[in-house]
RNA sequence: GUCCCCAUCGUCUAGCCUGGUCAGGACACCGCUCUUUCAAGGCGGCAGCAGGGGUUCAAAUCCCCUUGGGGACGCCA
Numbered sequence: 001g002u003c004c005c006c007a008u009c010g011u012c013u014a015g016c017c018u019g020g021u022c023a024g025g026a027c028a029c030c031g032c033u034c035u036u037u038c039a040a041g042g043c044g045g046c047a048g049c050a051g052g053g054g055u056u057c058a059a060a061u062c063c064c065c066u067u068g069g070g071g072a073c074g075c076c077a
Stems, first nucleotide, its partner, number of pairs: 001073007010027004020057001029045005050066005
């Protein structure tokens, strides 16, 4: 230098190929409830698409650029 892969709540992860409800789930955390108390259980809440641009009626999803991480192959005879 060229090419490939990855980036989503605090953590882990589904959805991306094949665009279409307020982006789902688990754990954690917070509140209520239950219990003599604690834990467990039940109900509810909080919080996220790496950044920018494009296409589209509509983008986490398709395209381009950038950033960060990982990998393969080369150049300086």
Molecule: transfer RNA
Organism: Candidatus Eiseniibacteriota bacterium